The part of an RNA shown here (small-subunit ribosomal RNA, central domain) has 350 nucleotides and comes from an uncultured Thermoanaerobacteraceae bacterium.
[in-house]
Context: one part of a larger RNA
RNA sequence: CUGGGCGUAAAGGGCGUGUAGGCGGCCUGGCAAGUCAGAUGUGAAAGACUCCGGCUCAACCGGAGAUGUGCAUUUGAAACUGCCUGGCUUGAGGGCAGGAGAGGAGAGUGGAAUUCCCGGUGUAGCGGUGAAAUGCGUAGAUAUCGGGAGGAACACCAGUGGCGAAGGCGACUCUCUGGACUGACCCUGACGCUGAGGCGCGAAAGCGUGGGGAUCAAACAGGAUUAGAUACCCUGGUAGUCCACGCCGUAAACGAUGGGUACUAGGUGUUGGGGGUAUCGACCCCUCCAGUGCCGCAGUUAACACAAUAAGUACCCCGCCUGGGGAGUACGGCCGCAAGGCUGAAACUC
Numbered sequence: 001c002u003g004g005g006c007g008u009a010a011a012g013g014g015c016g017u018g019u020a021g022g023c024g025g026c027c028u029g030g031c032a033a034g035u036c037a038g039a040u041g042u043g044a045a046a047g048a049c050u051c052c053g054g055c056u057c058a059a060c061c062g063g064a065g066a067u068g069u070g071c072a073u074u075u076g077a078a079a080c081u082g083c084c085u086g087g088c089u090u091g092a093g094g095g096c097a098g099g100a101g102a103g104g105a106g107a108g109u110g111g112a113a114u115u116c117c118c119g120g121u122g123u124a125g126c127g128g129u130g131a132a133a134u135g136c137g138u139a140g141a142u143a144u145c146g147g148g149a150g151g152a153a154c155a156c157c158a159g160u161g162g163c164g165a166a167g168g169c170g171a172c173u174c175u176c177u178g179g180a181c182u183g184a185c186c187c188u189g190a191c192g193c194u195g196a197g198g199c200g201c202g203a204a205a206g207c208g209u210g211g212g213g214a215u216c217a218a219a220c221a222g223g224a225u226u227a228g229a230u231a232c233c234c235u236g237g238u239a240g241u242c243c244a245c246g247c248c249g250u251a252a253a254c255g256a257u258g259g260g261u262a263c264u265a266g267g268u269g270u271u272g273g274g275g276g277u278a279u280c281g282a283c284c285c286c287u288c289c290a291g292u293g294c295c296g297c298a299g300u301u302a303a304c305a306c307a308a309u310a311a312g313u314a315c316c317c318c319g320c321c322u323g324g325g326g327a328g329u330a331c332g333g334c335c336g337c338a339a340g341g342c343u344g345a346a347a348c349u350c
């Protein structure tokens, strides 16, 4: 010496489930594959190394020795790994009792608002902007009252509140259903962690078929602005936005931070649950577990910052990076109805 890294410099897979594989708790006995020790054989010569010698020296050459990390056979050791046997309960899981939640799916219901339609009142404006105009209105608009239709979204509650693996989830009721948390014992007895492939889920936009269409609104049209204005502003407005089924499979899919386990000062909020203290009781106070914020020591960091929700200290498994441009392009393959996605170069150039 036997790489270094991935919050922001290049780099964490969008998320899960799980196959192979890798890794794996405590105790007992056995085996001896890994491991360790001894012996034997082999490890050609030349070269390299040490010593001695020959050419006047050296290069060169000769001799002797040592070494040869390795392999095979054999004898032995049994701590560790492995395999087999038996056992354990702390890891993991199950049972029981509870309470929390916008977790998911389906069905139904409700009120406010926008728009449209009908009717009443009523009359000349309304609307819009920086100012205007296009636009709407005497065929009666805007405003206001009553009635009706229809679609979409659910004000307040609402909270660095909650739930979910992520995407994401917010009116109410019912049905079906997933997960997590707490408590005390009982049960199984390592059943665990990770996870190349695979499979599933996956915002918005987009696509296919059918429906729906109130609002908003790419494209588009008109009015303004301007030197121009294929924009920003205004009046309209179609796809779409909504539903069912089927595709697409992407994102600043972000905590720009993969998952698991253990350990490492404190302080202060908050959510769900438990215990204690106290009280008539709710509070208050002390404390345990799980989540979610802020501040902060050690430590880490290029700095910013992170700091028990680590970016600290370690171990296990996966993914990924290796100068900028060319380029997430070309070619090929796979997937897709298409749009395109996934995989993913090189020449050349700085």
Stems, first nucleotide, its partner, number of pairs: 003322004007304002012318001014201004021194003025088003029084003033081002035077008049065006091191001092188004096183003103177007110154001115149007125136002162169002206247006216240001220236004258317006266295011299306002323350003332343004